Annotation: This is a predicted structure of a 1496-nucleotide RNA (small-subunit ribosomal RNA) from a Candidatus Nealsoniibacteriota bacterium. The source organism's lineage runs through Bacteria, Bacteria candidate phyla and Candidatus Nealsoniibacteriota. The coordinates come from a structure-prediction model, not an experiment, and the mean pLDDT is 83.
[in-house]
């Protein structure tokens, strides 16, 4: 230059930022496990039990080293033929001696934290059969032994003893360039001279070939020895006696404590020894953007192993996987004496597990052993079988085909989806059957040539024919995340789930279907890794409040350091060399049709060793500055400390005087103290323990902390000035000192206050809060203790970055006799803000800002300031510090409600002031509760309870018995048949209903017949349901509250939730109006608009009245707007009076009810989803009685009363809204009355109800009594209404005459035509339980100082751990259950040392036999035994925290001042939360007041 290169997302809240875990979405696998499965290539499979194995095979091989034996062929001699002996010669074939070879190949990871392993170098401190080059050499000679043969012994394995034999077996002698030793010489080097030290031969006619002996070089190859680099643990901190060095000797190829004497005491460690734990190194591999993190299958390199354990021999090579000796444990065989064996080679088998193949084929190829070759071996290798185990690749058709067939599925029932999909037509043949043809891989070997021959796999690949769409689709998933949705079924059940989470009757989340999505011969799941996670941050994080600054200084190792010269070149740059194996990867090219796969070339491998070279940084070494530090001089301020003495006040005790009955405490008591004289007061004395005013936001100190005065003794600081040292510094793991208050020792002290503890209140209790009392303690002295919310929750040290302001202390400057002021500087201590920073809040030259450099902590909650262990301490206890198990959160900061026994403001008959009530008494009425067959349903704080009901004796009516009906009491349709239907009217039986029977009447449209209306019967669709869900709905309503509040647009302001607006000041009944104002408009309430009333006018005129007339009806218009005047206010909005008006500040009433609150209330008023009854014992429907009216009781809500403001009786006087024709009903006349008769009038301003009324008003009684007050109950007698008044109506007349003498805690209405009183319509209705409702109108008051207190409400500030919102939330013991760790009287059992006995094989050493060699001895030592100590781990009874569990118990500890503010330490108590005491903080609410700041 070019290339490659980094995605989030769910879940804590009401919602938001942040911090912070937890999940998921990609990759990957030697995999397993569930469904499903058509080929084919290439790869790849015992990961656990380095457990145990049956069988076969995995190493021989050379006759051209050697003697002997068999065979076979063929020739010779010999015997009497066949034939047999003997020899020769070729061939072959075993057993044996002997060579080489078995030390490789294959296998496994047990073991090993180590020079095992990687990487780089050393070896002058070394070896090396075989191969390769070169020189030289091979003479003479000998003693054996195997096999064979015999004799034995043994069940076998095997073994012993004579005889006999060979060689490239072996031994001896010569040669000697080699080595080695000795002697001469030299200078260590070259020499010389002397002793010792080798050898094997075979083939072949020969040439020659293959060997042997010495030496020397190479090549490969091993061996040892060094630096560097890679795990976990400090709850492993000190290890070490062959240990560390030396001299000597052994040993070995070789160097070395490798080994032994002897001799000196070193050696290792915080840069982590030493011990524990785990673990084969490594190239690599996986993931990742990379840094890295995990990993070490396959394949290569390297170690290490070979049932465990020790041990040599053989040999180049071994302490030897398919030799060897011993022990030991296991398994076979035995004839019981003895013997055998080692699959972690390849197959195979049991075991074990979730879980890994064939007891195949060939040596044809690669390659290896031996051989001269030929060739032989070879489970190495090639190859074929199994297993979708994993990567690739191919197929399961392709085209056309709408009436969008059928069929399912969904449905608004129209109709859409499954779908061009199917069928149907055409077309193809990968692939599959069959047939037939057919490779490469073969190079070499045959001494050369030529011949001839050589394939396991394999009749394989391939490549041609023919058949037919013919043989071939599944798995997962569909609530977000995350691509894809409908229906029936379940009914917090089944089940589901990777996280939030579904599921309690309409489940896109469960379980079936449909249908869609995803891959795709697969797919999903589980396991585990990396990755997402910047969630161990080196890139690339943090630490005031979220987890995390040690309580605080000193200071050691370390880290890190001003200015300047020189030198060096260790750290850094560059160059350039070797290395970094191949393989993998990457890049180009190539081979198998492609692909995986595979070959072949580059290129890179960040390392690590080495030359060269730079010299700026840093380091080092020399060496010189002075700006850091430090010291000198002079000056200052101070509760700095430490010792000693002093002073007043106040308290308490003593003794004395005066006094006399109460003190004292407290919300209120009370224990207590006092007539033996207290409190109060005065005096005297004596005590001990803190210092009021000054006092301050000051000041001092490293933190803790320090306070009368005074004086001795000390530490540290600021200032000014020169001079002096000359980087001497900053931090600082460990370490060392200080270190509040409680607390301990030991000894004094005690006023005063006060853990415990006692009493007395309070209280449901009160182990507390509150009062008397009180020991410890507080106090001194001396030693522990070492922790605190030890805070500024904010380590240090420098150095940079606006400023105003106020203190404190030091200096200069003007200025003054001086002094105050006033600038200006350094040094502290505060507010407030630039920029910046923070998640916000804040922070802000005193940084939480911008750098540097050291330290120290954090990594989710809880378990857990614990458990084990270890150090400390006299104890309490401190320091250090886990896991198991459990949650998906725990938390910071700020928003916006709510809430508060937190504050300000305001408002409502809220309270107060008033008048009347309720609550007691009787009755009416409604509820709950009992009852009952049924007593039908709902409505149940305020917001149910004279409510739905404005009319329950039948009906109503839903309820309950009993009797009955089943297309039905209702509604449309269809089919068939019948008939007018329908009605009246009458007899049986019935309680009816319904059943039966009989008469009456009989035709509507059409000429008639069909038809059509209509009925009745069969039959089909269906009807009906006051059955069930107001938590599935509409609609309607009640409730905050007729309170004045709710909310949007745009703009600014916050990261944002959100805020502003709407907050503040006057006002207002009002979010009414004005004013100010980053807000400026809007709407939905508010107000006004509408009705009804009070005044005028003015039109009209049924009724009325004798006319007119207009009280008055009906209609319109008019007026009232703070318009006018005075004050006050900001001149404003508005507010207090006046005046005029018929009314004056919304005139007064009504109707109107914002956004929402109660999942508030109606499925029974209606309407409606969805469920659920409906063939005959209905949840439909008729009907007859019965219930709703039932009564120990307990509430509401009303009457009527208790009397004289009154009861009666006579007499008088005023009203308004209504109502009337299946209705009001007058005059009259009967009856005491209710009420009968009567009928006149009215479809209503005309008549009726209805005298239009009653309290009233006069007159007369009645005289205070349970009465002439009450009027309940009862008993008789009518009366009406209605089919019918027994359950169960009303009213009327006699007559009985109850309870009640003004009503207990507590509660209710009312602010003017109101409240009291009083009567009068009406509507529901046959009547009527009304005393209830709704209206109407007479008569008509009393008080409101006022907002502290009760209840509701608005607004604005303020804490909250509430938000389902205080009826919130939450703590702790207790009981029950389940879980896992610790402790634990012991028991088991494993590990890894140590002492001690004993002690195989064997290496050495050593006597003894002449020698090999046997045999005695010793040292070392495995295995085993005892023994105590150690660490791991498994099992207990028992006692003790913990964690989880829909609805236990006890209380209320926190969060609002949470009702005693709460928290840390520490010490006491106490069923528990907690309580008290002492010190600390503030992460305390409010109030005051001060200071500071800011506005003017």
């Nucleotide at each position: 230059u070019u290339a490659c290169u980094g995605a989030g997302g769910a879940u804590u809240u009401g919602a938001u930022c942040c911090u912070g875990g937890u999940c998921c979405a990609g990759g990957a696998u030697g995999a397993a496990c569930g469904c499903u499965a058509g080929c084919g290539g290439c790869g790849u499979g015992g990961a656990u039990a380095a457990g145990g194995c049956a069988u076969g095979c995995a190493a021989g091989u050379c006759a051209a080293a050697c003697g002997g034996c068999c065979c076979c062929a063929c020739c010779u001699u010999u015997c009497u033929u066949u034939g047999a002996a003997a020899g020769a010669u070729g061939g072959g074939g075993g057993a044996g001696u002997g060579g080489c070879g078995a030390a490789c190949g294959g296998g496994u990871u047990a073991g090993u934290a180590a020079c095992a392993c990687g990487u780089a170098g050393a070896u002058u401190a070394c070896u090396u059969a075989u191969c390769c080059c070169u020189u030289a050499c091979a003479c003479g000679g000998g003693c054996a032994u195997a096999a064979c043969c015999c004799a034995c012994c043994g069940a076998a394995a095997g073994g012993u003893g004579g005889a006999u034999u060979a060689a490239u077996u072996c031994c001896c002698g010569a040669u000697a360039g080699u080595a080695u030793c000795g002697c001469c010489g030299g200078a260590u080097g070259a020499g010389g001279c002397g002793a010792u030290u080798a050898a094997a031969g075979g083939a072949g006619u020969a040439a020659u070939c293959c060997g042997g002996u010495a030496a020397g070089g190479g090549g490969a190859a091993g061996g040892u020895c060094u630096g560097c680099g890679g795990c976990c643990u400090a709850u492993c901190a000190g290890c070490u006696u062959g240990u560390u060095g030396g001299u000597a000797a052994g040993g070995u190829a070789a160097u070395g404590g490798c080994u032994u004497a002897c001799c000196a005491a070193g050696g290792c460690u915080a840069u982590g020894a030493c011990g524990g734990g785990u673990a084969g190194g490594c190239g690599g591999a996986g993931u990742g953007a990379g840094a890295g993190c995990u990993u070490g299958a396959c394949c290569g390199c390297c170690a290490a192993c070979a049932u465990u354990g020790g041990c040599a021999c053989u040999g180049c090579g071994a302490u030897a996987c398919u030799g060897g000796c011993c022990a030991a444990a296991c398994a076979c065989c035995u004839a019981c004496g003895g013997g055998u064996g080692g699959c972690u080679g390849c197959a195979g088998u049991c075991g074990a597990g979730a879980a890994u193949a064939u007891u195949g084929g060939a040596c044809a190829a690669u390659g290896c052993g031996c051989g001269a070759a030929a060739g032989c071996g070879u489970g190495a290798u090639c190859c074929a079988g199994c297993g979708a185990c994993g990567c690739c690749g191919c197929g399961u058709g392709c085209u056309u085909g709408a009436g969008g067939a059928a069929g399912u599925u969904c449905u608004u029932c129209g109709g859409a989806a499954u779908g061009u999909a199917a069928a149907g037509a055409g077309c193809u043949u990968u692939u599959c059957u069959c047939c037939g043809u057919g490779a490469a891989c073969a190079a070499g070997u045959u001494u050369u040539u030529a011949u001839a021959u050589u394939g396991a796999g394999c009749g394989u690949a391939g490549c041609g024919g023919a058949g037919g769409a013919a043989u071939a689709a599944g798995g997962g998933g569909g609530u977000g995340c995350u691509a894809a949705u409908c229906a029936c079924g379940u009914g917090c059940c089944a089940g589901c789930a990777g996280c939030c989470g579904c599921g309690g009757u309409a489940a896109g989340a469960c379980g079936u279907g449909a249908u869609c999505c995803c891959c795709a011969a697969g797919u999903g799941u589980u396991a585990u890794c990396c990755g997402g996670a910047u969630u161990u941050a080196u890139u690339g994080g943090g630490c005031g409040u979220a987890a995390a600054g040690c309580g605080u200084c000193c200071g050691u190792a370390g880290g890190c350091g001003g200015u300047u010269u020189a030198a060096u070149a260790a750290g850094u740059c560059g160059a350039g060399u070797g290395u970094u194996a191949a393989a993998a990867g990457c890049c180009a090219a190539g081979g198998c049709c492609u692909a995986a796969c595979c070959u072949u070339g580059g290129a890179g491998a960040u390392g690590c060793a080495u030359u060269c070279g730079a010299a700026a940084c840093u380091g080092u070494u020399a060496g010189a500055c002075u700006a850091g530090a430090g010291g000198u001089c002079g000056u200052u301020a101070g509760g700095g400390g430490c010792u000693g003495a002093u002073g007043g006040a106040a308290c308490g005790c003593a003794c004395g005087g005066u006094g006399u009955a109460g003190g004292g405490g407290u919300g209120a008591a009370a224990u207590c103290c006092g007539u033996u004289g207290a409190u109060a007061u005065c005096g005297u004395g004596c005590g001990g323990a803190a210092c009021a005013c000054c006092a301050a936001a000051a000041g001092c100190g490293a933190a803790g902390g320090c306070a009368u005065u005074c004086a001795g003794c000390u530490g540290g600081g600021g200032c000014g000035a020169u001079c002096c040292u000359g980087a001497c510094g900053c931090u600082g793991a460990g370490g060392g000192a200080c270190g509040a208050a409680a607390g301990c020792g030991u000894g004094g002290g005690u006023a005063g206050c006060a853990a415990a503890a006692a009493g007395g209140a309070u209280u449901a209790g009160a182990u507390a809060c509150c009062c008397u009392u009180g020991u410890a303690g507080u106090c001194c002295a001396c030693g522990c203790u070492g922790u605190a919310a030890a805070c500024g929750a904010u380590g240090g040290a420098c150095a940079c970055u606006a400023g105003c302001u106020a203190u404190u202390u030091g200096g200069a400057g003007u200025g003054u006799c001086g002094a105050c002021c006033c600038u200006c500087u350094a040094a502290g201590u505060g507010g407030c803000g630039a920029a910046g920073c923070u998640a916000a809040c804040g922070c802000g030259u005193u940084a939480a800002g911008u750098g540097u450099c050291c330290c120290g902590c954090c990594u989710g909650g809880g378990a857990a300031u614990u458990a084990c262990g270890g150090c400390c301490g006299c104890a309490a206890g401190g320091c250090u510090a886990a896991a198991a198990c459990u949650c998906a959160a725990a938390g910071g900061a700020a928003u916006a409600g709510a809430c508060g026994g937190g504050g300000a403001c305001u408002c409502a008959c809220a309270c107060a002031a008033g008048c009347g009530g309720u609550g007691g008494a009787c009755c009416a009425u409604g509820u709950g509760g009992c009852u009952u067959a049924a007593u039908u349903c709902g409505a149940u704080a305020a917001u149910a309870a004279g409510c739905g009901a404005g009319g329950a004796a039948c009906c109503u009516u839903a309820c309950c018995a009993g009797g009955g009906c089943u297309u039905g009491a209702c509604a449309g349709a269809c089919u068939a048949g019948u008939g007018a239907a329908a009605g009246c009217c009458u007899g049986c039986a019935g309680a009816a209903a319904c059943g039966u029977a009989g008469g009456c009447c009989u035709a509507c449209c059409c000429a008639c017949a069909a038809g059509g209306a209509c009925a009745c019967u069969a039959g089909c669709c269906c009807a009906g349901g006051u059955g069930c869900u107001g938590c599935a709905u509409g609609g309607u309503u009640g409730u905050c509250g007729u309170c004045a509040g709710c909310a949007g647009g745009u703009g600014c302001c916050u990261u944002g939730a959100g805020g502003u607006g709407c907050u503040c000041c006057c006002u207002u009944a009002g979010a009414u109006g004005g004013g100010g104002u980053a807000a400026c408009c809007u709407g939905c309430g508010c107000a006004a608009c509408c009705c009804u009333u009070a005044c005028u006018c003015u039109a009209u005129g049924u009724u009325u009245c004798a006319u007119g007339u207009g009280u008055c009806a009906u209609g319109g218009a008019g007026a009232a707007c703070u318009g006018c005047c005075u004050c006050a206010g900001a001149c404003a909005a508005c507010g207090a009076g006046g005046a005029g008006g018929a009314a004056g500040g919304u005139g007064a009433g009504g109707a109107u009810g914002a956004c929402g609150c109660c999942a508030a209330a109606u499925c029974a008023g209606c309407a409606u989803g969805g469920c659920c009854c409906u063939u005959u014992g209905a949840u439909g429907c008729c009907c007859u009685g019965g219930g709703c009216u039932g009564c120990a009781c307990a509430c509401g809500u009303g009457g009527u009363a208790c009397a004289a403001u009154g009861g009666g009786a006579c007499c008088g006087a005023c009203a308004a809204u209504g109502g009337g024709u299946c209705g009001c009903u007058a005059a009259g006349c009967c009856g005491u009355a209710a009420g009968g008769u009567g009928g006149a009038g009215c479809u209503a301003a005309u008549c009726c109800c209805a005298u239009c009324a009653a309290a009233c008003g006069g007159u007369c009684u009645c005289u205070c009594a349970g009465u002439u007050c009450g009027g309940a109950c009862u008993g008789a007698g009518g009366u009406c209404u209605g089919c019918a008044a027994u359950u169960c109506g009303a009213c009327c007349u006699c007559a009985c005459g109850a309870a009640g003498c003004c009503g207990g805690a507590a509660u209710c209405g009312c602010u003017a035509g109101u409240a009291a009183u009083c009567g009068c319509c009406a509507a529901u209705c046959a009547g009527c339980a009304a005393c209830g409702u709704g209206g109407c109108g007479a008569u008509g008051a009393a008080u409101a100082c006022g907002u502290a207190c009760c209840u509701g409400a608005g607004u604005c500030c303020u804490g909250u751990a509430c938000u389902c919102a205080c009826c919130g939330c939450c703590c702790g013991u207790c009981a029950c259950g389940u879980c896992a760790a610790g402790c634990g009287a012991g028991c088991u059992g494993g590990g890894a040392a140590c002492a001690g006995c004993c002690g195989a094989a064997g290496u050495c050493c050593u006597c003894a036999c002449g020698a090999a060699g046997u045999g005695g001895g010793g040292c070392c030592u495995a295995a085993g035994c005892u023994g105590g100590a150690u660490u791991c781990a498994g099992u207990a009874a028992g006692a003790a925290g913990g964690a989880c569990g829909a609805a236990g118990u006890c209380g209320u500890a926190a969060c609002a001042a949470g009702g005693c503010a709460c928290c840390g330490g520490u010490a006491g108590c106490g069923g528990a939360a907690g309580c008290u005491g002492u010190c600390g903080g503030u992460g305390g609410a409010a109030u005051a007041c001060a200071u500071c700041a800011u506005u003017u």